[in-house]
Context: one part of a larger RNA
RNA sequence: GCCGGCGACUUAUAGGAAAUGGCUUUGGUUAAGAAAUACUUCGGAGCCGUAGUGAAAACAAGUUUUAAUAGAGCGAUUGUCAUUUUUUAUAGACCCGAACCCAGGUGAUCUAACUAUGACCAGGAAGAAACUUAGGUAAAACUAAGUGGAAGUCCGAACCGACUAAUGUUGAAAAAUUAGCGGAUGAGUUGUAGUUAGUGGUGAAAUGCUAAUCGAACCUGGAGCUAGCUGGUUCUCCCCGAAAUGUGUUGAGGCGCAGCAAUUAAUGACGAAUUGUUUAGGGGUAAAGCACUGUAUUGGUGCGGGCUGUGAAAGCAGUACCAAAUCAUAGCAAACUAAGAAUACUAAACAUUGUUCCAUUAAUAAGUAAGACAGUGGGGGAUAAGCUCCAUUGUCAAGAGGGAAACAGCCCAGACCAUUAGCUAAGGUCCCUAAAUAGUUGCUAAGUGUUAAAGGAGGUGCGAAUACAAAAACAAUCAGGAGGUUUGCUUAGAAGCAGCAAUCCUUAAAAGAGUGCGUAAUAGCUCACUGGUAUAGUGUUUGUGCGCCAAAAAUGAUCGGGACUAAGCAAUUUACCGAAGCUAUGGGAUAUAUUUUUAAAAGUAUAUCGGUAGGGGAGCGUUCUGUUUUAGGGUGAAGUAUUUUUGGAAAAAAUAUAUGGACAAAACAGAAGUGAGAAUGUCGGU
Numbered sequence: 001g002c003c004g005g006c007g008a009c010u011u012a013u014a015g016g017a018a019a020u021g022g023c024u025u026u027g028g029u030u031a032a033g034a035a036a037u038a039c040u041u042c043g044g045a046g047c048c049g050u051a052g053u054g055a056a057a058a059c060a061a062g063u064u065u066u067a068a069u070a071g072a073g074c075g076a077u078u079g080u081c082a083u084u085u086u087u088u089a090u091a092g093a094c095c096c097g098a099a100c101c102c103a104g105g106u107g108a109u110c111u112a113a114c115u116a117u118g119a120c121c122a123g124g125a126a127g128a129a130a131c132u133u134a135g136g137u138a139a140a141a142c143u144a145a146g147u148g149g150a151a152g153u154c155c156g157a158a159c160c161g162a163c164u165a166a167u168g169u170u171g172a173a174a175a176a177u178u179a180g181c182g183g184a185u186g187a188g189u190u191g192u193a194g195u196u197a198g199u200g201g202u203g204a205a206a207u208g209c210u211a212a213u214c215g216a217a218c219c220u221g222g223a224g225c226u227a228g229c230u231g232g233u234u235c236u237c238c239c240c241g242a243a244a245u246g247u248g249u250u251g252a253g254g255c256g257c258a259g260c261a262a263u264u265a266a267u268g269a270c271g272a273a274u275u276g277u278u279u280a281g282g283g284g285u286a287a288a289g290c291a292c293u294g295u296a297u298u299g300g301u302g303c304g305g306g307c308u309g310u311g312a313a314a315g316c317a318g319u320a321c322c323a324a325a326u327c328a329u330a331g332c333a334a335a336c337u338a339a340g341a342a343u344a345c346u347a348a349a350c351a352u353u354g355u356u357c358c359a360u361u362a363a364u365a366a367g368u369a370a371g372a373c374a375g376u377g378g379g380g381g382a383u384a385a386g387c388u389c390c391a392u393u394g395u396c397a398a399g400a401g402g403g404a405a406a407c408a409g410c411c412c413a414g415a416c417c418a419u420u421a422g423c424u425a426a427g428g429u430c431c432c433u434a435a436a437u438a439g440u441u442g443c444u445a446a447g448u449g450u451u452a453a454a455g456g457a458g459g460u461g462c463g464a465a466u467a468c469a470a471a472a473a474c475a476a477u478c479a480g481g482a483g484g485u486u487u488g489c490u491u492a493g494a495a496g497c498a499g500c501a502a503u504c505c506u507u508a509a510a511a512g513a514g515u516g517c518g519u520a521a522u523a524g525c526u527c528a529c530u531g532g533u534a535u536a537g538u539g540u541u542u543g544u545g546c547g548c549c550a551a552a553a554a555u556g557a558u559c560g561g562g563a564c565u566a567a568g569c570a571a572u573u574u575a576c577c578g579a580a581g582c583u584a585u586g587g588g589a590u591a592u593a594u595u596u597u598u599a600a601a602a603g604u605a606u607a608u609c610g611g612u613a614g615g616g617g618a619g620c621g622u623u624c625u626g627u628u629u630u631a632g633g634g635u636g637a638a639g640u641a642u643u644u645u646u647g648g649a650a651a652a653a654a655u656a657u658a659u660g661g662a663c664a665a666a667a668c669a670g671a672a673g674u675g676a677g678a679a680u681g682u683c684g685g686u
Stems, first nucleotide, its partner, number of pairs: 001686006011091013027048003033042003052059002062074004094232002097229001101222006112196009121186001123155003130147006159183003163180005198214001200210003207216001235619006245258005259368002262364007273353001275351007288337002293333003298328004304322002306319005371396010401412003416587004421583003427577003430562003436574001438573006449564001455549002459546010476533005482506003487501003512527001516525002588609009620675001622672009632663001639659004644653002
């Protein structure tokens, strides 16, 4: 892991509610207890009900308040006892699960410290004090050579330890092995016997150790502690069907109340609700605007100030400086508004749907209170986030089906069941792949299509404005492009062409005191400008459609693929495909209405039948008990294996065969240890 067994809403008491039953012309009913053992009889204390109002005295179909005879409040009535179900409370209270806390005991055979009494430490090195002898001294000191054998001395086995590495890591071992390593006469090691005990002991102190257990040992008990937490919670079908919000909370992953769901009943019918149109409303949002509040651009006028000049001072004059206020001008605003939408909201009328809906009320009594994404309007953030917080709508959640290659939240559409029937939606129609290699008109040449910007460009289509042009334009080509003059100044030079100033006149068809190259300066080439040749359109600005460049990412590329010049893009027309949508045919269920019927039930019509949490309803099966039946059973029960048939399902029935070897089944009732796939469940097997 798998298979099989076991495994979780129980029981008691007391309330509430619903259903059912008994009694209710003496309202219902007993409790404790007694007698009996026929499970019945007695027992009426008590409880509910039969009258209320008031704080009460009290009064009473009324009463209280009050000065009131007014007004107002509450009343003017109806059950009760059981059973079952459900729910609440108290109890372990659906099951399993803590870490803890407390009480009483058991532990120092491990280990910590201590006490008593014993034991042990190969070998080697080094050589303290002291002493002896000699030298030395007045005596000492001192020197030398010996003797000597000290020490938490040195090297190093046993012994004790545990610094490093490898191996080992389901180990040989719940701490070891191997190779090195530290101490090794000491605060040494060790045997035996003892002492200290958990709110404690012991500790050369690490929260260490106290029997593989230590920030408080272990065992038993309180104890089924408690767990706003996690996990698990077992048969079927039918009807309805949420929430992830507001508010309060030592509250935020929990609860209370409200909201939303369910069941039952009542009321509303000239009602409520849905949708549409019209009418009447209030508003201060969007946009807009600058009259207010702020902010802010440029210009004019310039209170006041600064600066400059002048003067002995007062003052006077000037100012391309700052600048109040005001005028004109162009803006900005969530906390600005003179003015102001669309929606939304409120009310009414009419129409629509048609009472099964909707709303309200009452009773009972759930879940939810972690939401997600998308569109729109906003706040936060960086006008970042599959980000976060609101509002509003949708979907998912709790929704299957078709489309988007695949894809909870996007588009279409809401699955009662069956059918090898039809029509459509979104989306599609060359092949994969169902349906157009469809029609018409354009565009694109980039495989753009089949991911992106600023910016860039004689790509190309369609426009608009404007200029030149048969008195010849644009482009090309041939020719001219001159003279005064080398203008003046400057300069070594300056001659159209370093620079400064000026930029005239003449000849002309036309030609700048010169557009660029060039020279030291000239020269030379060229342009503007003009004529000829030849010829019909040529420029400039601008709008727009589709394209181009800009364009770099990590294993091999790609539009889903093949491929496509349409099978791309834009507009348009017709046809077809396409879903669990709609229709058709057959069948079932639920609700309501209606008909038949004693009833049960049946028929008809209309509507409905996705569904998590959750509510309601109807059933199936298992074990046992009671009653009845068995003309069931060794001529073979239950069970087991296979076979056949029926039902909406749980499941049931029947036939036959084999096995099995003693009880079993049906109907109607009753009682529950009543249904397993999950709980790191539990026991057994494998």